[in-house]
RNA sequence: GUGCAGGCCGGGUGACCGCGGGUCUCUGCUGGCUUCGGCUGACGGAGGCUCGAGGAAAGUCCGGACACCACAGGGCAGGACGCUGGUUCGUCUCGCGAGAGGCGCCCCAGGCGGCGAAAGCCGACGGAAAGUGGAACAGAAAGGAGACCGCCGGCCGAGGGCAACCGAGGUCGGUAAGGGUGAAACGGUGGGGUAAGAGCCCACCAGCGGUCGUGGCGACACGGCCGGCUUGCCAAACCCCGUCCGGUGCAAGGUGAAGCAGGCUCCGCUGACGCGGCCCGCCGAGGAGCCGGGUACACCGCCAAGAGAGAUGGUCACCCUCGACAGAAUCCGGCUUACAGGCCUGCUACAGAA
Numbered sequence: 001g002u003g004c005a006g007g008c009c010g011g012g013u014g015a016c017c018g019c020g021g022g023u024c025u026c027u028g029c030u031g032g033c034u035u036c037g038g039c040u041g042a043c044g045g046a047g048g049c050u051c052g053a054g055g056a057a058a059g060u061c062c063g064g065a066c067a068c069c070a071c072a073g074g075g076c077a078g079g080a081c082g083c084u085g086g087u088u089c090g091u092c093u094c095g096c097g098a099g100a101g102g103c104g105c106c107c108c109a110g111g112c113g114g115c116g117a118a119a120g121c122c123g124a125c126g127g128a129a130a131g132u133g134g135a136a137c138a139g140a141a142a143g144g145a146g147a148c149c150g151c152c153g154g155c156c157g158a159g160g161g162c163a164a165c166c167g168a169g170g171u172c173g174g175u176a177a178g179g180g181u182g183a184a185a186c187g188g189u190g191g192g193g194u195a196a197g198a199g200c201c202c203a204c205c206a207g208c209g210g211u212c213g214u215g216g217c218g219a220c221a222c223g224g225c226c227g228g229c230u231u232g233c234c235a236a237a238c239c240c241c242g243u244c245c246g247g248u249g250c251a252a253g254g255u256g257a258a259g260c261a262g263g264c265u266c267c268g269c270u271g272a273c274g275c276g277g278c279c280c281g282c283c284g285a286g287g288a289g290c291c292g293g294g295u296a297c298a299c300c301g302c303c304a305a306g307a308g309a310g311a312u313g314g315u316c317a318c319c320c321u322c323g324a325c326a327g328a329a330u331c332c333g334g335c336u337u338a339c340a341g342g343c344c345u346g347c348u349a350c351a352g353a354a
Base pairs, nucleotide, nucleotide: 001350003347004346005345006344007343008342009341011319012318013317014316015315016314017313019052020051021050022049023048024047025046026045027044028043030041031040032039033038054325058336059335061334062333063332064331065330066249067248068247069246078245079244080243081242082241083110084109085108086107089104090103091102092101093100094099111125112123113122114121115120126240127239131238132237133234134233148179149178150175151174152173153172154171155170156169159166160165187205188204189203190202191201192200206230208227209226210225211224212223213222214221215220253300254299255298256297262291263290264289265288266287267286274282275281320323
């Protein structure tokens, strides 16, 4: 130097400027309460400190947390998953309880199949012997199929031959051994058999089903016997079988709550309310309090990034391998997709050097 697996990074440092959040100090302007000492709130400003995107924040494909709605039980439709064993976690059911059982992502260890020389990688890994359907082009025919060429037989028969007979060609059948087409043509090799052939029969092999034994918790593996001889591919096509699954998603949802409308009580033409606090005076019909629901709106949900769906940056200097894909919106896990380049560890085969 090649390949494989696992893990990690995703320009660095400094200065200055800017943006968003938090907190502290100072401060502007206003509101409420007040026992007049103060207490508290809304909207800002300045400064200090501190925090500020990713491995995928993406697609929103799957699962969960969380929230609300629904819920006696069962079913249809629909969806997810589909080899075996196991740990953690989550969830559901049963149980008074200890606990038992079902299901699920990741992970660990294995089985089977495929690929690779190996390390290793991939598998949506129940069923194609229930049914429906599909297979471009080529080909006669694409599945209980099929006669294009070929092979064989019967009949007719141009013609040839002294005759026996031969026989182009035609027609009716048989034939899946051979040729040809194709990704794929209805087990393989050999023998018997036949007009020619054929699992038609036989031996061996492959495959399938049944059964028995051995090993393994199991998936499964190995071996014996029997059977009919062969039943091809696609279920990430419909479908069948099994297990599981209520619905809607943070614009979920919760709290507070003007105005308008509503209800109840009280006051009011014997003058309420209003006219800055009180009295007089003026005016002349409504006023006050409470209640529940609830809109605007505000806050919470919501985060040591985090909301207004709006911030998370820029300039300069130096350095390097010269920098890709890409920007959070409730949170977490998985999957998929995009990605310049680089680092570490282990392993495989070959080559070289000591």